[in-house]
C1' cells in the first nucleotide's frame, strides 16, 4: 500500500466482497510448564446455608466450667482463684465509610471552567475562655401476667459522660445606633455603644504543673449543598408547548438563594440556533481502530451520579430521606396453635432459573487500609493469598551435533526412476522443564516489652534486643538418573503462501466474493502422499474500527452515470465595493491558573528475560484569567462613487389585458344546372347517392383558426406569445448629462404565476376527435387503416398544480485567444453601395483550459467567490402508513421488511436490421433443357423382423462411406464349438516333435483315436515345435464434446494480419478509409503514415499457333519395287503425329477519353487481345461441422467373452413418404438396309484376331500381343434409301410365363445376359423447384476403376452443337463504407405483461389483547406540617404544708398534601385476525409479442 467482481474487450461511475487490528467472548479439534492479568455482557429473575459492623477504664448489675483450700464417712456446704471476666442491658462513637449493581435518568446527571457578598461541615489541627449548683427518672434486675411465636403489658429497686432545672457568660446570636475601610448591583468586613438571649460531664491512674474527656467562640483543613457559561444520541411521518406556568409584592420554609410553598397583582415564558413529544442511553478519565481528522465503545482500574424486592414517607444524626435502620401500601416466599408473625445476596462464597457463555459454600487479618479503644487489643468476604478456566498477554520446552547402500514403508511414475529425506535407524553429547532427594529466602516495618541515649521527664524522639507469615517448606539453589514424559490445528482454483493420486459424476457436497461438481475436478470426499501458514495453540462464529475519498472539515459530486427546485417575488438567515478614525468580540503573542491519579509516549530502574511493576520527564491538542498586537472579519462614526437605482432624449418587439373589425377555407341550409355514381384504400368494404349525391353556380348561417410575410428572426421569469385597429399596461436596449450614495447578491419557510389533459357552474359547438359503433386486416385484432361519432377542443368564472415544465446545464459577479453570420441601438469615415468601432441580444466554428468519454469552450461544462436546491448501489417504490392540500381524479412529503451482485454512463470491435449508399455472383431477369406426374433402378426415413450391423441428417445427409453384400466381405441374428486364444513377442517348467496320412462322428468348425515323425553339439546347452503356467493378447465395445490426421462449408469470396511510427487515459484506431479503376486490398492519385507477410495475380500442367531437335512401333510428298487391295517392301522424315526444350501476348503499337495517372473504349497486326480457354492451387478464421467403422491415439468398459472359428440366415423385408437417376410418352420420331468420321483408355490369374457352330447370350479355336506394332474395337448420333401416318400405335417397354448362356464350391432366399411369348403405367406432368452464358446447354456413343460374376451409378473421352442476357427494381448469397442497437451463445439474439403452481416478507381489515401515557373524578395508608387536645394519661419547672392547681407534653381527634387502588374517557407503541391487496423469488408451464434495428404503427413523459 491494495485486490476480486458488471464488459467480447475498455475507461469512468457504483455497490458488494476480501486481506489488517481488536475482544470480559462462545463453539470445534488439540493440549507440556511458568509468570502477570481477567472471568453472569442474558433474568435490577428468585434465593437454602454460612459469613460481610462493630467496639469502648461512661454506667449499674454481674455468672459458669475448671483448679485449689476448709468442714464432713459421703452426698454436700462454704471460701479463694477464675473475674469485676463472659453474656445481656443503659450510654458514647461508628453503622451516611468500605463493598455491589447500572434499573432509572437526555438533564435535579456528567465533563470542564467559574461563582457562593446565598451556605453547612462530626471526628482532626491551631488559638481564647469555661467546666458552678441542684433534681427527677429509667433499662438491666426482680415479681406478676398475656401470647404458639414474634413480642408485649403491669407492679417494684437502681446508676451514669442518659435526662431536666437553675447560675455565670462572650469578640457568639438577635434588635437598635453611629464610625472606618472595601466592593460586584443587592452589599461585605472590622472595631464599637446599648438592650435582650444562649453552655457544660465527668472518668482513669503510680495523685501530678498528670492523662483522656465536656462546653463556648474564632480560624484552618477536609467533605458537602446550591448557582452559572460551554459541551453532551436519534426521530419533524413529533410544530407548537406552558397555568405555579413567567415576573412582581408580602409572608412562610430551608444550612442556604430561589414559585421551594402560599396569598394577591400583572400576562407573561419557551420554540426551526428545534421547544414539546417519542425512542434509546448511566456520564467521564479512558479503551479499540485510524496517517490524521474522525468512527465505535464506556468490562477490569480510577472520578462522579443513581439505585438497594416495587411504590410512598419521614425519624435519628455533623452527614441519610439510609443495601445488611424505621413506618405504610403492594407483589412474592416462609413459619403458624389460624389469632398472628417473619423476610429482602444489584456484599463474599454458593443454589435454582435464563443462556452460546462466565469460577471455591477455600485460607488469613501476616501486609495495606478502615471502625472502636488511652492502650493492649477486637472487628473487617475491604484487602492479601490460595483454588478453577489456554479466557487474554508474555516467556520457556518438546532436544543438539554427526549420519547415504539416499534402508524399509507410503505416495507418484513415461517403470527409468522421483519424493517423503539427514528425515529415521545408528553414533556421540546436553538436561531447561518434568520426576526423586537436599538446602532454603525476601515480603517484617510497626505497635508492645526490656535495655541504652537525648531530655526537667513515666511526655516526646533516637538506637539495640526480643516477639509477629495466611501464602509456604513457596520462590530460588544444589544433587541424581535419563532423550527420557511433552504437537497440534487450519489451509493448498484466483484474491492468497502452498499439488498430486484415487473415489464421485449438476449426485453427494463446497462456497468470504468470483464461482466449482453433468466421467480425466489442483475448487466435493479420502490419502502412512506432498506442500504452505501459525504454533500450545489453531480454526469458525459474532461484534467494532479500518481498507471506504462509500457522508468527502481534512477529502466527493449534480449536461448524458444517482443528483438543479417548472418559474418568479420576497421574509429570516448567509455573504457583501473604496477611504479614514475609534473599539478590540472573532483572530493572534506572552504570562498565570487549571486540565485528579492511572493509561499512552520517552529515559532509567526492579523481578534470570518479557509481560508486569516502580520512578522521573514529556504530553493531556481543552477551559478560564491577565497583559499586549490590530493586518483581516465584526461593531460604532464619518466620507466617496465605480456596484445598484432615479431623472432626461431616443428605439425595437407574436410581452400582457379589453373592445371592435376583416378575408380565405370548412361544414350546414336554400335555390339553380346536371346524372350515376361518389368516397375511401395496399386492395376493399362499411358510409353517402335515382327521395337526385359527388361535381358546379348563386345566396345565407355558424363556429374555430389566422396561409403568404416567417427567418437556429423578435418578446417574455418560466409556462408561453403570430390577421388588422384602438385603448390600458409590464419589462428591455441605446445615448448624453445630472442626482441618491452600497440602497447590493442569494434566498430555508411564505406568496404568486404555471402547457396539455381533467373537474364544477353557465354558455357555445364549424372543424378535429378519447369513449363508442360499423367495415377491413389477422390465427386472433378489444390495435395500426377506413366510414361515422360523444365528451372534449372555444368563451366566462372557479378549481387542479403536474410534464422529456429540457439547454435533461440554479441564480449573481469578475476574469480568460479568436473567426464568421444575424437582431436592436449608437459613433466615426465615406456618403449610391459600404467600411471600422462600442453596447445589448441570438446562432455556428474553434484555441488554451476542462471532461470518464461524448463534448463544452466570453451565452463555459474553463478559472474563482457567494448563496440556495439536490445525490449516496439496483429492485421493492415515488409504493405503504401517517400528515397535509384537493369536489374528485389525484398532488406534496415519503419509509421498511424482503431480494439481487450487480443496475447504469460514455466510447470500442464485431454481429444484426422488414436502415441507407456503392458493387459482385446463372442471384434475379432473358432463354434452353429438366425435376415434381408414370414405370423401373438406387439411397434415405418409417414400419417390420431373430437380425433387417454401423455411420452420414438444412444448404454442406439421402447413386453418401460402398471403385461394386449370393458364400467371403460382415461388423448383425440363430445354432454348434475354442479359452494364453486366429496372429505377436517375453519368462519359467516339462515334452520331442510339427507337418502329413487314415478312421469315427458332425452341417462345418471341431472333437476322439490310430499310423508316421526332429536338427547341431561329447555334454551342458542351443535352434525349432508342442503342452502347462505366467504376465498378457484380442475387441468394427463407448466417448469425434478428451484427441492427431484427413475432409466438408462459407468461398477461388477478396479478404486476414504484422513491424515501426503517429493518434487515443484505454479497449482500439491509423495503415486497410477517401477520388478513380479492377475479376481482385488489381493498379493509381491523395493522405501520419512508411514498409512487410498470408491471400489475389504470376510461376506449374493440359489445350490453341510456330520454328528447332529426334524419327520407331508413327507418317508417306518425292523416287523405286510389289499387291485384287492395303506404307506391304526399299527408301525418306517434307507433312501429320509423337515428346522434349523453346518462341509467342506485353495494353507492346495507333486514335480519341480520363487528372498528363491508373485504367476503360475503338482499331491495326496476329493462330490467339486485354487474366485466350480449362485444371491444379483454398488466406486469418467459422460451424464443440464430419470421421474412435480407414488409420493412429488418451481414458473408460470387457477377458471360458463385448474375443476367436464354423454352418445357415440377414444387410435384398414393404400399407407408405422423400431425394438422386434411367427409360419413355413419340414423326426433329420408330423400324429395316446401306455408307462414314473419333478421342481417351485397358490387356499375362490378361486382351484375344482370323476361321467354325449357335437366331442370340455364347461355345470351339487359338494367330498375335508384356503393347504408337497385336487385341478389346462395332464408335453412335450423322448421311443415303425404304416402311410406318397420329393410334396407347411398328410409341413405350414394366410385369409375368417358358427356354437358355456365362461366372462361380454354390445363382432358392439373392447375379448378369440371351431367345420366344406377354405388352402395365405413361398422350408432356399441380403447388413448387434444379442446372446451364460457348465448343457451354442439349444430344450421341466410347472407355476405365472396383470386379470370379454383377453399373441406369461414378470417373474420364471424344462426336454433333444451340438460344438468350434489356438490365440490377425485386428473391438468395457475398464484399466495402456508413447509421441505429437494450444483441456479444451475437436476431434461431434479447425481452415484457397477465394467468396457473410453490415459498417468503409486507400493507389493509370487523375486531380482540398487552404495554405505556394524558385528562377528569372518587378514594385516601403511613408520615411531616397546621389546628385541636374542653371529659383520657404524665416524674423533673412554678404556686402550694398537703390535696390540688398552673405551665408543658403525650395519646386521641381533625385539616392540607399525598402512594397504592378505583371509575370514565382520550393519545401512542406493539401483538394477533376470517378475508383481501399488490410485491419478491423459483432450469425447462400457458397466452400473446409491448420494447431494443425505421423492432416492422419511431420511442418516450
Nucleotide at each position: 500500500a491494495g485486490a476480486g467482481u458488471u464488459u467480447g474487450a475498455u475507461c469512468a461511475u457504483g455497490g458488494c466482497u476480501c486481506a489488517g487490528g481488536a475482544c470480559g467472548a462462545a463453539c470445534g479439534c488439540u493440549g507440556g510448564c511458568g509468570g502477570c492479568g481477567u472471568g453472569c455482557u442474558u433474568a435490577a429473575c428468585a434465593c437454602a446455608u454460612g459469613c460481610a459492623a462493630g467496639u469502648c477504664u461512661a454506667c449499674g448489675a454481674g455468672a459458669a466450667a475448671a483448679a485449689g483450700g476448709u468442714a464432713g464417712c459421703a452426698a454436700u456446704a462454704u471460701c479463694u482463684u477464675g473475674a469485676g471476666u463472659a453474656a445481656a442491658g443503659u450510654g458514647g462513637c461508628g453503622c451516611a465509610a468500605g463493598g455491589g449493581u447500572g434499573a432509572g435518568u437526555a438533564a435535579u446527571a456528567u465533563a470542564u471552567a467559574a461563582g457562593u457578598a446565598a451556605u453547612c461541615u462530626g471526628c482532626c489541627c491551631a488559638u481564647g475562655g469555661g467546666u458552678u449548683u441542684a433534681g427527677a427518672a429509667u433499662a438491666a434486675c426482680u415479681c406478676g401476667u398475656c401470647g404458639a411465636a414474634a413480642g408485649g403489658c403491669g407492679g417494684g429497686c437502681u446508676a451514669a459522660u442518659a435526662c431536666u432545672a437553675a447560675a455565670u457568660a462572650a469578640u457568639g446570636c438577635a434588635g437598635c445606633g453611629g464610625c472606618a475601610c472595601c466592593g460586584c448591583a443587592u452589599g461585605g468586613u472590622g472595631a464599637u455603644g446599648u438592650u435582650g438571649u444562649u453552655a457544660a460531664a465527668g472518668c482513669c491512674u503510680a495523685u501530678a504543673u498528670g492523662g483522656c474527656g465536656c462546653c463556648u467562640a474564632u480560624g484552618g483543613a477536609u467533605g458537602a449543598g446550591c448557582u452559572u457559561g460551554u459541551a453532551u444520541c436519534a426521530g419533524a411521518u413529533u410544530a407548537g408547548c406552558u397555568a405555579g406556568u413567567u415576573g412582581g409584592u408580602a409572608a412562610g420554609g430551608u444550612a442556604a438563594c430561589g414559585g421551594c410553598u402560599u396569598a394577591c397583582c400583572a400576562a407573561g415564558g419557551c420554540g426551526a440556533c428545534g421547544a414539546u413529544c417519542u425512542g434509546u442511553a448511566g456520564c467521564u478519565g479512558g479503551u479499540c481502530u485510524g496517517a490524521g481528522a474522525g468512527g465505535a465503545u464506556g468490562a477490569u482500574c480510577a472520578g462522579c451520579c443513581a439505585c438497594a424486592c416495587u411504590g410512598g414517607a419521614a425519624c435519628u444524626g455533623a452527614g441519610a430521606c439510609a443495601c445488611g435502620g424505621u413506618c405504610c401500601a403492594g407483589a412474592c416466599u416462609c413459619c403458624u396453635a389460624c389469632g398472628g408473625g417473619a423476610g429482602g445476596c444489584a456484599g463474599c462464597a454458593g443454589u435454582g432459573a435464563g443462556g452460546a457463555a462466565u469460577a471455591u459454600u477455600g485460607g488469613g487479618c501476616a501486609a495495606u487500609g478502615c471502625c472502636c479503644g488511652a492502650a493492649a487489643g477486637g472487628g473487617u468476604g475491604a484487602c492479601c493469598c490460595a483454588g478453577c478456566a489456554a479466557c487474554g498477554c508474555c516467556g520457556c520446552g518438546u532436544g543438539g551435533a554427526g549420519g547415504a547402500u539416499g534402508a524399509a514403508a507410503g505416495c507418484c511414475g513415461u517403470a527409468a526412476g522421483g519424493u517423503u529425506g539427514u528425515a529415521a535407524a545408528c553414533u556421540c553429547c546436553u538436561u531447561u522443564u518434568g520426576a526423586a532427594g537436599a538446602g532454603g529466602a525476601a515480603g517484617a516495618a510497626c505497635a508492645u516489652u526490656u535495655u541504652c541515649g537525648a531530655u526537667c521527664g513515666a511526655a516526646u524522639c533516637g538506637a539495640a534486643a526480643a516477639c509477629u507469615g495466611a501464602c509456604u517448606g513457596u520462590a530460588c539453589u544444589c544433587u541424581u538418573a535419563g532423550a527420557a514424559g511433552a504437537a497440534g490445528c487450519c489451509c493448498c482454483g484466483g484474491c492468497u503462501a502452498a499439488c498430486u493420486a484415487c473415489g464421485u459424476g449438476c449426485c453427494a457436497g463446497c462456497a468470504g466474493c468470483c464461482g466449482c461438481g453433468g466421467u480425466a475436478a489442483u475448487a466435493c470426499g479420502u490419502a502412512g502422499g506432498g506442500g504452505g501458514g501459525c504454533a500450545a495453540g489453531c480454526g469458525u462464529u459474532g461484534u467494532c474500527c479500518g481498507g471506504a475519498u462509500u457522508u468527502a472539515c481534512u477529502g466527493g459530486g449534480u449536461g448524458u452515470a444517482a443528483a438543479g427546485g417548472g418559474c418568479g417575488c420576497g421574509u429570516a438567515g448567509g455573504c457583501g465595493g473604496g477611504u479614514u478614525u475609534g473599539u478590540a468580540a472573532g483572530u493572534u503573542a506572552g504570562a498565570g491558573g487549571u486540565g485528579a491519579a492511572a493509561u499512552c509516549c520517552u529515559g532509567c530502574a526492579g523481578c534470570u528475560u518479557a509481560a508486569c511493576u516502580g520512578u522521573a520527564g514529556a504530553a493531556c491538542u481543552g477551559c478560564c484569567u491577565c497583559u499586549g498586537a490590530u493586518a483581516c472579519u465584526g461593531c460604532a462614526a464619518a466620507u466617496c462613487u465605480u456596484g445598484a437605482g432615479u431623472u432626461c432624449a431616443g428605439a425595437a418587439g407574436a410581452g400582457a389585458g379589453u373592445a371592435g373589425c376583416g378575408g380565405a377555407a370548412u361544414u350546414c341550409c336554400a335555390g339553380g344546372u346536371g346524372u350515376a355514381g361518389u368516397g375511401g384504400u395496399g386492395a376493399a368494404a362499411u358510409a353517402c347517392g335515382u327521395a337526385g349525391a359527388u361535381a358546379u353556380c348563386u345566396g345565407g348561417a355558424a363556429g374555430a383558426a389566422c396561409a403568404c410575410c416567417a427567418g437556429u428572426g423578435g418578446c417574455g421569469a418560466a409556462g408561453g406569445c403570430g390577421g388588422c385597429u384602438a385603448c390600458u399596461u409590464g419589462g428591455u436596449c441605446u445615448g448624453c448629462a445630472a442626482c441618491u450614495g452600497a440602497c447590493g447578491c442569494u434566498g430555508a419557510g411564505g406568496c404568486g404565476c404555471g402547457a396539455a389533459a381533467g373537474c364544477g357552474u353557465g354558455g357555445g359547438g364549424a372543424u378535429c376527435a378519447a369513449a363508442c359503433a360499423g367495415g377491413a386486416u389477422u390465427a386472433g385484432a378489444u390495435a395500426c387503416c377506413c366510414u361515422g361519432g360523444u365528451a372534449g377542443u372555444c368563451c366566462a368564472c372557479g378549481c387542479u398544480g403536474u410534464a422529456a415544465a429540457c439547454g435533461a446545464u440554479g441564480a449573481a459577479u469578475a476574469c480568460u485567444a479568436g473567426g464568421u453570420g444575424u437582431u436592436g441601438g449608437a459613433u466615426a469615415c465615406a456618403u449610391u453601395a459600404g467600411u471600422a468601432u462600442c453596447c445589448a441580444g441570438u446562432g455556428c466554428c474553434g484555441c488554451a483550459g476542462u471532461u470518464a468519454a461524448c463534448g463544452c469552450a466570453u451565452u463555459a461544462a474553463g478559472u474563482a467567490u457567494u448563496c440556495c436546491a439536490c445525490c449516496u448501489g439496483g429492485g421493492g417504490a415515488g409504493u405503504a402508513c401517517g400528515a397535509u392540500c384537493g369536489c374528485a381524479a389525484g398532488g406534496u412529503u415519503g419509509a421498511a421488511a424482503c431480494u439481487c451482485a450487480a443496475a447504469g454512463g460514455a466510447a470500442u470491435u464485431g454481429a444484426c436490421g422488414g436502415g441507407g449508399g456503392c458493387c459482385c455472383g446463372c442471384a434475379c431477369a432473358a432463354g434452353c433443357a429438366g425435376u415434381g406426374g408414370a414405370g423401373c433402378a438406387u439411397g434415405u426415413g418409417g414400419u417390420u423382423u431373430a437380425a433387417u450391423u454401423c455411420g452420414a441428417u438444412g444448404c454442406a445427409a439421402c447413386g453418401c462411406g460402398a471403385a461394386g453384400a449370393a458364400c467371403c466381405u460382415u461388423a448383425c441374428c440363430u445354432a454348434g464349438g475354442c479359452u494364453u486364444g486366429a496372429a505377436a513377442g517375453g519368462c519359467a517348467a516339462g515334452c520331442g516333435a510339427c507337418a502329413g496320412g487314415g478312421u469315427a462322428u458332425g452341417a462345418a468348425a471341431g472333437u476322439a483315436c490310430c499310423c508316421c515323425u526332429c536338427c547341431a553339439g561329447c555334454a551342458a546347452u542351443g535352434g525349432c515345435g508342442c503342452u502347462u503356467g505366467u504376465a498378457c493378447a484380442g475387441g468394427u465395445g463407448c466417448u469425434g464434446c478428451a484427441u492427431g490426421g484427413c475432409u466438408g462449408u462459407c468461398g477461388u469470396c477478396a479478404g486476414c494480419u504484422c513491424g515501426u511510427g503517429c493518434c487515443g487515459u484505454g479497449a482500439g484506431g491509423u495503415g486497410u478509409u477517401g477520388g478513380g479503376u479492377u475479376a481482385a486490398g488489381u493498379c493509381u492519385c491523395g493522405c501520419a503514415a512508411c514498409g512487410a507477410g498470408c491471400g489475389c495475380a504470376a510461376c506449374c500442367c493440359c489445350u490453341a499457333c510456330c520454328a528447332u531437335u529426334a524419327g520407331u512401333u508413327g507418317c508417306c510428298a518425292u523416287c523405286g519395287g510389289g499387291u485384287c487391295a492395303u506404307g506391304c517392301c526399299g527408301g525418306g522424315c517434307a507433312c501429320u503425329c509423337u515428346a522434349a526444350a523453346g518462341g509467342g501476348a506485353c495494353u507492346g503499337c495507333c486514335c480519341a477519353g480520363g487528372a498528363u495517372a491508373a485504367c476503360g473504349g475503338g482499331g491495326a497486326g496476329g493462330a490467339a487481345g486485354g487474366u485466350g480457354g480449362g485444371g491444379a492451387u483454398g488466406a486469418c478464421g467459422u460451424c464443440a461441422a464430419g470421421u474412435c467403422a480407414g488409420c493412429a491415439u488418451g481414458g473408460c468398459c470387457u477377458u471360458u467373452a463385448u474375443g476367436c472359428c464354423u454352418g445357415g440366415g440377414g444387410c435384398u423385408a414393404c400399407a407408405c413418404a422423400c431425394g438422386u437417376g434411367c427409360u419413355a410418352c413419340a414423326a426433329u420420331g420408330g423400324c429395316c438396309g446401306g455408307u462414314a468420321c473419333a478421342a481417351a483408355g485397358g490387356g499375362c490369374u490378361g486382351c484375344a484376331a482370323a476361321c467354325c457352330c449357335g437366331c442370340g447370350a455364347g461355345g470351339g479355336g487359338g494367330a498375335g500381343c508384356u503393347a504408337a506394332u497385336c487385341c478389346c474395337a462395332a464408335a453412335a448420333a450423322a448421311c443415303c434409301g425404304g416402311c410406318c401416318u397420329c393410334a396407347g400405335u411398328u410409341c413405350a417397354g414394366a410385369u409375368u410365363g417358358g427356354g437358355g448362356u456365362c461366372u462361380g464350391c454354390a445363382a432358392c432366399u439373392c447375379g448378369a445376359c440371351c431367345c420366344c411369348a406377354u405388352g402395365a403405367a405413361g398422350g408432356a406432368g399441380g403447388a413448387a423447384u434444379c442446372g446451364c452464358u460457348a465448343g457451354u446447354a442439349a444430344u450421341c456413343g466410347c472407355g476405365u476403376a472396383u470386379c470370379a460374376g454383377c453399373a441406369c451409378g461414378u470417373c474420364g473421352c471424344g462426336g454433333u452443337g444451340a438460344a438468350u442476357a434489356c438490365g440490377u427494381u425485386c428473391c438468395c448469397g457475398g464484399g466495402c463504407c456508413u447509421u441505429g442497437u437494450a444483441c456479444a451463445c451475437a436476431c434461431c439474439g434479447c425481452c415484457c405483461g397477465u394467468c396457473a403452481c410453490a415459498c417468503c416478507a409486507c400493507g389493509a381489515a370487523a375486531g380482540c389483547c398487552c404495554g405505556u401515557u394524558g385528562u377528569a373524578c372518587c378514594a385516601g395508608a403511613a408520615g411531616u406540617c397546621g389546628c385541636u387536645g374542653g371529659a383520657g394519661c404524665c416524674a423533673a419547672c412554678c404556686c402550694g404544708c398537703a390535696a390540688g392547681g398552673g405551665g408543658g407534653g403525650c395519646a386521641g381527634g381533625u385539616g392540607c398534601c399525598c402512594a397504592a387502588g378505583g371509575u370514565a374517557u382520550g393519545g401512542c407503541u406493539g401483538g394477533u385476525g376470517a378475508u383481501u391487496g399488490g410485491g419478491g423469488u423459483g432450469a425447462a408451464g400457458u397466452c400473446g409479442u409491448a420494447a431494443c434495428a425505421a423492432g416492422g404503427u419511431a420511442a418516450c413523459c
A computed fold for a 1501-nucleotide RNA from an uncultured bacterium, annotated as small-subunit ribosomal RNA. Its Rfam family is "Bacterial small subunit ribosomal RNA". RNAcentral holds the sequence, with entries from ENA and SILVA. Its mean pLDDT, the model's own confidence on a scale to 100, is 85.